[in-house]
RNA sequence: AGAGUUUGAUCAUGGCUCAGAUUGAACGCUGGCGGCAUGCCUAACACAUGCAAGUCGAACGAUGAAGUCUAGCUUGCUAGACGGAUUAGUGGCGGACGGGUGAGUAAUGUAUAGGGAUCUGCCUGUUAGUGGGGGACAACAGCCGGAAACGGCGGCUAAUACCGCAUACGCCCUACGGGGGAAAGUGGGGGACCUUCGGGCCUCACGCCAUUAGAUGAGCCUAUGUCAGAUUAGCUAGUUGGUAGGGUAAAGGCCUACCAAGGCGACGAUCUGUAGCUGGUUUGAGAGAAUGACCAGCCACACUGGGACUGAGACACGGCCCAGACUCCUACGGGAGGCAGCAGUGAGGAAUAUUGCACAAUGGGGGCAACCCUGAUGCAGCAAUGCCGCGUGUGUGAAGAAGGCCUGAGGGUUGUAAAGCACUUUCAAUUGUGAGGAAAAGCCAAAGGUUAAUAACUUUUGGCAUUGACGUUAACUUUAGAAGAAGCACCGGCUAACUCCGUGCCAGCAGCCGCGGUAAUACGGAGGGUCCAAGCGUUAAUCGGAAUUACUGGGCGUAAAGCGCGCGUAGGCGGUUUACUAAGUCAGAUGUGAAAGCCCUGGGCUCAACCUAGGAACUGCAUUUGAAACUAGUAGGCUAGAGUAUGGUAGAGGUGAGUAGAAUAUCAGGUGUAGCGGUGAAAUGCGUAGAGAUCUGAAGGAACAUCAGUGGCGAAGGCGACUCACUGGGCCAUUACUGACGCUGAGGUGCGAAAGCGUGGGUAGCAAACAGGAUUAGAUACCCUGGUAGUCCACGCCCUAAACGAUGUCAACUAAGUGUGUGGGAGUUUAACUCCUGCGUAUUGAAGCUAACGCGAUAAGUUGACCGCCUGGGGAGUACGGCCGCAAGGCUAAAACUCAAAGGAAUUGACGGGGGCCCGCACAAGCGGUGGAGUAUGUGGUUUAAUUCGAUGCAACGCGAAGAACCUUACCUGGUCUUGACAUCCCGAAAAAGCCCUAGAAAUAGGGAAGUGCUCUCUGGAACGCAGUGACAGGUGCUGCAUGGCUGUCGUCAGCUCGUGUCGUGAGAUGUUGGGUUAAGUCCCGCAACGAGCGCAACCCUCGCCAUUAGUUGCCAGCAUUAAGUUGGGCACUCUAAUGGGACUGCCGGUGUCAAACCGGAGGAAGGCGGGGAUGACGUCAAGUCCUCAUGGCCUUUAUGACCAGGGCUACACACGUACUACAAUGGCCGGUACAACGGGCAGCCACUUCGCGAGAAGGAGCAAAUCCCUAAAAGCCGGUCUCAGUCCGGAUUGGAGUCUGCAACUCGACUCCAUGAAGUUGGAAUCGCUAGUAAUCGUGGAUCAGCAUGCCGCGGUGAAUACGUUCCCGGGCCUUGUACACACCGCCCGUCACACCACGGGAGUUGGUUGUACCAGAAGCGGUUGAGCUAACCUUCGGGAGGCAGGCCGCCAAGGUAUGGCUGGUAACUGGGGUGAAGUCGUAACAAGGUAGCCCUAGGGGAACCUGCGGUUGGAUCACCUCCUU
Repeated sequence: AGAGUUUGAUCAUGGCUCAGAUUGAACGCUGGCGGCAUGCCUAACACAUGCAAGUCGAACGAUGAAGUCUAGCUUGCUAGACGGAUUAGUGGCGGACGGGUGAGUAAUGUAUAGGGAUCUGCCUGUUAGUGGGGGACAACAGCCGGAAACGGCGGCUAAUACCGCAUACGCCCUACGGGGGAAAGUGGGGGACCUUCGGGCCUCACGCCAUUAGAUGAGCCUAUGUCAGAUUAGCUAGUUGGUAGGGUAAAGGCCUACCAAGGCGACGAUCUGUAGCUGGUUUGAGAGAAUGACCAGCCACACUGGGACUGAGACACGGCCCAGACUCCUACGGGAGGCAGCAGUGAGGAAUAUUGCACAAUGGGGGCAACCCUGAUGCAGCAAUGCCGCGUGUGUGAAGAAGGCCUGAGGGUUGUAAAGCACUUUCAAUUGUGAGGAAAAGCCAAAGGUUAAUAACUUUUGGCAUUGACGUUAACUUUAGAAGAAGCACCGGCUAACUCCGUGCCAGCAGCCGCGGUAAUACGGAGGGUCCAAGCGUUAAUCGGAAUUACUGGGCGUAAAGCGCGCGUAGGCGGUUUACUAAGUCAGAUGUGAAAGCCCUGGGCUCAACCUAGGAACUGCAUUUGAAACUAGUAGGCUAGAGUAUGGUAGAGGUGAGUAGAAUAUCAGGUGUAGCGGUGAAAUGCGUAGAGAUCUGAAGGAACAUCAGUGGCGAAGGCGACUCACUGGGCCAUUACUGACGCUGAGGUGCGAAAGCGUGGGUAGCAAACAGGAUUAGAUACCCUGGUAGUCCACGCCCUAAACGAUGUCAACUAAGUGUGUGGGAGUUUAACUCCUGCGUAUUGAAGCUAACGCGAUAAGUUGACCGCCUGGGGAGUACGGCCGCAAGGCUAAAACUCAAAGGAAUUGACGGGGGCCCGCACAAGCGGUGGAGUAUGUGGUUUAAUUCGAUGCAACGCGAAGAACCUUACCUGGUCUUGACAUCCCGAAAAAGCCCUAGAAAUAGGGAAGUGCUCUCUGGAACGCAGUGACAGGUGCUGCAUGGCUGUCGUCAGCUCGUGUCGUGAGAUGUUGGGUUAAGUCCCGCAACGAGCGCAACCCUCGCCAUUAGUUGCCAGCAUUAAGUUGGGCACUCUAAUGGGACUGCCGGUGUCAAACCGGAGGAAGGCGGGGAUGACGUCAAGUCCUCAUGGCCUUUAUGACCAGGGCUACACACGUACUACAAUGGCCGGUACAACGGGCAGCCACUUCGCGAGAAGGAGCAAAUCCCUAAAAGCCGGUCUCAGUCCGGAUUGGAGUCUGCAACUCGACUCCAUGAAGUUGGAAUCGCUAGUAAUCGUGGAUCAGCAUGCCGCGGUGAAUACGUUCCCGGGCCUUGUACACACCGCCCGUCACACCACGGGAGUUGGUUGUACCAGAAGCGGUUGAGCUAACCUUCGGGAGGCAGGCCGCCAAGGUAUGGCUGGUAACUGGGGUGAAGUCGUAACAAGGUAGCCCUAGGGGAACCUGCGGUUGGAUCACCUCCUU
C1' cells in the first nucleotide's frame, strides 16, 4: 500500500466482498510446562446452607470459672478471702466506611473551569473550663399472657444513661437597653498531710464541656461540553419575577399569602426512544469512529412503592414503620424474610470458576493496651480465556531401505526424513538443601521529656525471646534416560500451497466471483505441499481499508444530485480611508488538567509479559500581563459597488376597450344534375325530399396567412392582425446628487403551460369519451365517417410538466474569428462605406477543464459569497402520520424484504420492416423444365416378428449404396457354440488338407476308408489341424456434445491479419478510410503512416495456332501396286507425345488528374482473365461422420460375441423430393444412306459361319491391344406412309410363351416374342436451370457387377434465343447511422392472469405497556391543632403550675379505584399492492424509423401490456428546404 466482482472488451461512476488489528468472548478439533493477568455481557430472575460488623469490664450494675491463700476438719470436702476468665443487659464508638450492581437517570447526573450563603464525629493547633445536686429505667427477682415471635403488670438498682442549679473570656440572640446557654468521669503512680479506709490531695494518661483556626469530608449555585428522532412545533399557573413570612446547616418558589404577567423555544423548547458519566480502551498516518469489562474518580440503586427516626453524617444493602407481590412457619389467633457482599443452588443462556486457607503482610472498626473482628485484603483451587517465555531433542547418516502415492514403466516423490552411529538433559519425574516477603508491638537496660518525684507514662538507642496463610515456595542440587510432550486450517482466483481415485447439477462446497450434468487442482478420500503453532480454525462484534457522509478529504450538463421562477425575513458574507477599543486573533506568565494508563530514559524478576522510579505529555479550561496587522465594534470621512435625477431609444412585455379582412361551417335564395366524400383499397356517411359544384345574402364563433428571421420582449410560465388608454422593465449618452444604502437567502410570500374542478355565459372549427365502418387470428388501436365534455369569455380554485441550456443566483479575471438585433461616437472617397465603443443573441475555436461526449468571455476555465440537492438498484416518490385542496390530487416522506449489480460515455461487432455505393442467372429479357399423367427411385408416415442404421432448410430426400434373390446384412424368427469365427503366449497328443456313408434345413454330430510330407546335429524344430488351461479375444453396442482424420457450407465471396510508427487515459483507431478503377484490398492518386504476411492474380493440367524432335500398330502428297494404305516406298500432311514459341494493354487514336484504367482500332490462330479444370484465406455452423478407418471413456463377456437355415431391408389408405417416358406432324412408322469421341477387354472382349421372328444358342479366328474385339453411333440426309384422332400418338398394366446369369429368379432379376393397350390432349398456386460451342436435343463409353440403371461419372454429334437495365425479390461486399442486442433479431423485453413461498400496509375488533386530565380514596409518617385521660426530675403559696405522653381532629401523601383521552406493542376473519420463484396462459408495449418515433404532466377509456385527446420535450431515424460556419 491494495485486490476481486457490472462489459465481447474499455474508461469512469457505484455498491457488494476480501486481505489487517482487536475482544470479559462462544463453538469445533487438538493439548507438555511455567509466569502475569482475566473470568454471568443473558433473568436489577428466585434463593437452601455457612460466613461477610463488631468492639470496649480502663463507663455501669450484675454473673462469677481456673488458680492462690487462710481456717475447719481431715487428705479431699466445707467455709471465708483474694482473684478476675466468661458474658446477657445499661452505656460509648462504629453499623453513612469497606464490598456489590448499573435498574433508573438525557440532567436533581457527569467532565472542565469557577462562585459563595454553609455544616463537618474521629484528627491537629489555640483559648478557657471540668464545681455542686436530683429523679428514674433495663438487667435482676416475682406474677401473668402467647404455639411461636414476643409482650404485659407492679417491685429493686448503677453509670461517661437522663435532668436541673452555679459559673461562662470568648460564643449565640438583640428592639443595642439587655437576654440566653455547658461539662463526666475512669485508670496508673505517689513523698508529706487528712480519711468514714472507699478515698481525699498531688501528678500523669485517656476522656468530657465551651470556643476558635486548620485539615478532611460533605451540601448548594453558575458557565460550557455531553445520543437519536421535526412523520414530536409550540411548552409552562408555583409557571417567571417581586414583597412579606415560614423552612433549611445553607442561597433559592424550597413552601405559603398577596401583587404583576411573565418565562422557555427553529442556536430545536416540549414530547418520544435509547443510555449510568469520566480517566481511559480498541482502531486509525491523523482527523475521527466505536466503546465505557478488569483498575481508578463521581453518581444512582439495595424485593417493588412510600415514609420518616437516630445521628457529625442516612431518608440508611446485612436498621425501623406502612402498602404491594412472592416465599416460609403456624396450635389459624398470628408471625418471619429480602445474596445487585463471599462461596454456593436452581432458572435463563452460545457462555463465565471453590459452599477453599489465613488475618503472616497492607488497610479498616473498637480498645490505654494486650487483643478481638474483618469473604476488605493476602493467597491457594478451576478454565489455553488472553499476553509473555520455554520445551517436544542435537550432530552424523544414501543401500537414496521398506511401505505409501504418482508414473510416459525408465523412474519420481515422501527423504537425511526413518533405521543405524555418536552426543546433550532445558522442562517434567526423582533426592536433598533452602532465601526473601518480618516491620512493628512485647520484655530488659541506658539516656532525654514530664513531674515534688528516682515512680508511672513517653521518645531515642542497645539487647532479649518470638510472629508466615501461601509452602513439599523461589532458587540451588542428586539420579536416570531421547527418555514423558504436535496439532489445526488451507492448497480455483483474490491468497502462500497439486496430483490420483470416488461421485456425476446427485451428494455436496461457497467470504465475493462461482464450482458439480463421466476425464472436478473448487464436492468426499488419499499422497504431497503451504501457513501458523500449544494452539489452529469457525461464528459474533468494533475500527480500518471506505476519499463509501469527504473538517482534514467528494460531488450535482448526460452516471444519484440545481427548488418551475421571482420578491424578501432571520442568518451568512461584504468596497475605500482615519482614529479609538480589545470580543475574535497572537505571545508570555500563573493555576488547574487526580492516580493509573500511552510515550521516553533508567531499575527489578535468568529474558519477556509483568512490576517499579523519574521525566515528558495530557493538544483543554480559567486568571492575568502585553501586541494591534487582519476580522469585529464605536465615531468620522470618500466614491470605483448600489441607487436617484435629465435627455434619448428598440420591442409579439402586461392590462382594458374598440375596429378590420381572409377562411371554415351553418342558414336563406338562385343556377344546375348525379353523384359527392373518403382510403393503401374500401365501407359507414351525405345525395333525386336535389347533394357536391357555383353565385348572392345573412347571422355567428374562433384564430390572426404573407411579413417571420438559431429576429425581438419578459424572472420564469409565456407573448404575434390594427387603433387608443393605462402601465412594468431593459439599454445608451450626459452631467449632477445620495454615500455602502450591497450580495445571497432557511422559513414566508407572489407568479406559475396544458389538462382538470366550481358558478354563469358562449360554441364556427377541432376533438378525449362514445357510435358506426374498415384492417386483423383478435383490434377495446393505428385509417375513415360522425360526435359530447373540453378548447373560448368572466370570476374563483388547482400548482403539476422532458416547468430543459436536463447547467441556482451574484461578482471578478482569462487568446482570437464570423454573423445577427439594437444604441452611441469618429473618419472620409458621403456609400447598400470604414473604424471604435456599449448591451443582447448565435456559431467556430486557443489555453484550460472533462470519464468521455463535449464546454470554451452567454464556461462545464480560474477564483470568491450565499442557498438548494445527492450518497447502490428494486421496494417507492409508495405506506403510515401531518399540512393543503370541492375533488382529482399535491407537498413532506420511511421500513421490512430482495439483488450483486443498476446506471454513464465511448469501442468493436451483429442487427434494422435506416441511408448511400457496388456485385452475382439475384431480378428483368429469353429458352427449356418441375408442379398435372404413368412408371422408376429416395424420404416421411403407417404397417410389421423385422421392415437394420445413418443423413433432415439452403448445405437430408437417384444421399452413405460405383449396383439388398443367397452372400452382402448390421435387422427378425428358429436351431447351435462358449478361450470362442479372428490375434499372441503355455501345455498335451497327433502331420495336415481332402474323400465316402448316416441323421438333420444347415450349422453340426456319429461312423468309415485312405495316408505321411519339409528340415535336422536324429533329441527335436517349423507350418497346419484337434483337445485343455488362463491371460485374453470379439462388439456395425453408447457417446460426432470427449476426439483425430476426412467432408459439406457461406464462397472462388474479396476479404483476414501482423511489425514498426502515430493518435487515444483505454478498449481501440490509423494502415484497410477518401477520389478514381478493376473480376479482384486489381492498380493509381491522395493521406500519419511506412512496410509485410495469408488470400486475388500468376506459376500447374487441358483445349485453340505454330515450330523442333521422333515415325509404329498411325498417315499417304508424289512413284509403283491392290478388292482394300493391301504391299513396296516415304514421314511432306493428319495424328501420336515430348520440348519449345506465342498475348504483354506491347502498338495507334480518344477519354481520364501528366495516373491507374477504360473505349475504339490495327496486326494476329487467339485481345484485354482467350475457353475449361485443379487450386477454397482468417473463420462460421458444438454442421456431418465412433456404421470406412483410428481413438478416450462407459457398457457387454454361455452374450450386445460367433455359426447356420428361412424371412426382412422390395410391405402400402397416403404425402414430398429427384428423374425417365409421353401427350405427338419440327412428329410416329417403314426402307435406304453418311459422319464421331472418350473409353474397356484373359474366369475377358469376341470377329466370322450356322440355327432361332427375337432374347440368344452351337461352333470358332484374332487380341494382354494406336495392330484384334466391344463398334451398329444416333439425331441427320433421301424416299414412302399416317392427316389431328385418345389416333399407325402414348406405352403403363395384365395374360401366355421363352432366353440368359446363377446352388437357387416364389417372396424379389434383367431381357425377348405374341396378345392386351391404362392415365395422359402441354399441366393451379407456386417453383427450377441456363449468357455460347452454353441451353436444348441426339446417341455413345465406363465404374460397380455372376446377373440386374430411367441413377452416377465421362465422351462426342447437331446447335439457338435474350440481357433495355438495377426500381423491386434473394444472397454477398464496402462506407455511414441508430441500438436497451454480444448465445449477437431465431436477440432483448413489458404487463395482466394462474400456482407456491416471503415480508409489509389496511382491517370490525381484541389484548398488553406507558402517560395526561378530573374525581374518589387515604396506610405509615411528618406538621398543625386539641388533649376532659395519663404524667419521675424543674418551680410551688403544696392547692397546683410549667413541660411531656397516649388519644381525637385537620392538612400533605404511597398503593388502590372510577371516568375519559394521548402514544406505543402483540394478535385478527378478510383485504391491498410488493418481492422472489421451473421450460405455465394471453398478447407484443419498449430497444432499429421496433414496424403508429419515444418520453413527461394531465384527463378519459380498455383483459393486459397500453390507446386516445390537450400542452410540452429531443434524451427521434430518414429525406428535402432554409440559415449559419469552415476550407
Annotation:
A computed fold for a 1527-nucleotide RNA from an uncultured prokaryote, annotated as small-subunit ribosomal RNA. It matches the Rfam family "Bacterial small subunit ribosomal RNA". Gene Ontology terms of the family: ribosome and structural constituent of ribosome. The coordinates come from a structure-prediction model, not an experiment, and the mean pLDDT is 85.